[in-house]
Molecule: RNase P RNA; transfer RNA
Organism: Eubacteriales bacterium
RNA sequence: GGAGAAAAGCAGGCAGUCGCGGUGGUCUCGCGAAAGCGACCCACUGAGGAAAGUCCGGGCUCCCAGGACCAGGAUGCCGGUUAACGACCGGUAAAGGUAACUUUAAGGCAAGUGCAACAGAAAUAGACAUGCACCUUCGGGUGCUUAAGGUGGAAAGGUGGGGUAAGAGCCCACCCCUGACGACGGAGACGCUGUCAGGCUGUAAACCCCAUCCGGAGCAACACCCUAGUGGACAUGAGGCGAGGUCCGGCCGUCCCGAGGUGGCUAGAGGGAGUACGCAAGUGCUUCAGUAGAUAAAUGAUUGCCCAACGACAGAACCCGGCUUAUCGCUUUUCUCCGUUU
RNA sequence: CGGGGUGUAGCGCAGUUGGUAGCGCGCUUGGUUCGGGACCAAGAAGUCGGGCGUUCGAGUCGCCUCACUCCGACCA
Numbered sequence: 001g002g003a004g005a006a007a008a009g010c011a012g013g014c015a016g017u018c019g020c021g022g023u024g025g026u027c028u029c030g031c032g033a034a035a036g037c038g039a040c041c042c043a044c045u046g047a048g049g050a051a052a053g054u055c056c057g058g059g060c061u062c063c064c065a066g067g068a069c070c071a072g073g074a075u076g077c078c079g080g081u082u083a084a085c086g087a088c089c090g091g092u093a094a095a096g097g098u099a100a101c102u103u104u105a106a107g108g109c110a111a112g113u114g115c116a117a118c119a120g121a122a123a124u125a126g127a128c129a130u131g132c133a134c135c136u137u138c139g140g141g142u143g144c145u146u147a148a149g150g151u152g153g154a155a156a157g158g159u160g161g162g163g164u165a166a167g168a169g170c171c172c173a174c175c176c177c178u179g180a181c182g183a184c185g186g187a188g189a190c191g192c193u194g195u196c197a198g199g200c201u202g203u204a205a206a207c208c209c210c211a212u213c214c215g216g217a218g219c220a221a222c223a224c225c226c227u228a229g230u231g232g233a234c235a236u237g238a239g240g241c242g243a244g245g246u247c248c249g250g251c252c253g254u255c256c257c258g259a260g261g262u263g264g265c266u267a268g269a270g271g272g273a274g275u276a277c278g279c280a281a282g283u284g285c286u287u288c289a290g291u292a293g294a295u296a297a298a299u300g301a302u303u304g305c306c307c308a309a310c311g312a313c314a315g316a317a318c319c320c321g322g323c324u325u326a327u328c329g330c331u332u333u334u335c336u337c338c339g340u341u342u
Numbered sequence: 343c344g345g346g347g348u349g350u351a352g353c354g355c356a357g358u359u360g361g362u363a364g365c366g367c368g369c370u371u372g373g374u375u376c377g378g379g380a381c382c383a384a385g386a387a388g389u390c391g392g393g394c395g396u397u398c399g400a401g402u403c404g405c406c407u408c409a410c411u412c413c414g415a416c417c418a
Stems, first nucleotide, its partner, number of pairs: 001338010012306007020046006028039004048313001052324002055322005060218004064249001066248005072214005077091005092106001093104004107209002112207002114203003124156001128149001131144005157175006176199007184191002222263004227418001231257001232255003239252003271288007343414007352367004361398001369385005391407005
């Protein structure tokens, strides 16, 4: 200098003017019996790393939320983290890369069932041609065999030798792979090694089996005020009440009809810094800073300066932890390989 | 907020145990006709919305994503 790998951060800044949402405040003005409401003015404050998709998990609230069974769904190597998870961290194994490193829906086809088009003799059993034996009317027929051929994604271990009529794990030696049991290392997945048994196609993102987990609904949840007062309808059980079904238990009237307002609503399993423990995810302690909260729904416009850049994707609606997707560009750190110079 | 459906040729639609993507209308060419229509014959046209995966093999199975569309939902 070039080509890469991994991780992290920023997402324009400052000032002026005008405009908008929220909160607080005094004077003045208007309405009102009052509480208060409105206007004007002042102060403070006002979107994101994804606010998005709504794909998972939790808080919160209600449904009888108590138990059992079934159905259904999810997950699937090991250990850990967490409020929880299908997330994250660290490892094991396998695959890819020269390497840094990356990826993995990685339980079970050796439980059962299904499927494997075309080609090929044959697709989980079978024999086209070849080989060998016998017969022969010399065209061929019967039997044995499955090594080599070709087909295919896949043809039932590989190499060498023995054996045989010809052959074949039929037998033997070595190697490869699988299972069971044991020794050693490890917390475990697993690694390594020995003995014995064996050579089994693939597919579970096919049905299915095994293990573990899961009750449901969602802030338009839900509570309260007001209208609203002994409201209306059906029922007194062989009934009703659970937001998949059945049973046990428990409880008991149920259902329908309406304009508006308030709360829920934002300080939270939250963030920054330091420190202790831990490889890490993270946890404990100390300390610091800090008001989006609307309900037809607020963030915009403009001027000047700065900056590498006139600026991508994009706008909160109960809250939080993840995942996924979109994103102009810029910056930082660590590492790998190649080339050159010293 | 919750729950579904659809996407295949220009248009409307099929496509099941995963195994060469079809039908109707339309289009092109030729024939027939004096000419047109109808009719007859032949033909073209598809990355199965997009991406990644599972598999020997994907329109079909799994995951992610895009677009369109339908249904349900406050309080009494």